[in-house]
RNA sequence: CACGAUAAUGGCAAAACAGUCGAAAGGCUGUGACGCAAAACUAAAGGGCCUAAAGUAUACUAUGGCAGCCAGUUACCGAAA
Numbered sequence: 001c002a003c004g005a006u007a008a009u010g011g012c013a014a015a016a017c018a019g020u021c022g023a024a025a026g027g028c029u030g031u032g033a034c035g036c037a038a039a040a041c042u043a044a045a046g047g048g049c050c051u052a053a054a055g056u057a058u059a060c061u062a063u064g065g066c067a068g069c070c071a072g073u074u075a076c077c078g079a080a081a
Stems, first nucleotide, its partner, number of pairs: 003078002011036002016031006034068001040073003046070002048066003054061003
């Protein structure tokens, strides 16, 4: 550099429910754990996906979102191969 144990020390927290912000997607807080070796960070200037208040050409558009889809960046531990 890469790889990832039935290892160690720790970490994160899906769905659902309650509150709250938002037009929506979705965000935040609490409860809660389905899972995660990057489930840490990055969203105009990689790809992909969701939404359409507003705009217009009336069925399309991101300037709104998603990092727990891939990607990029950085990082703890150290069995085996």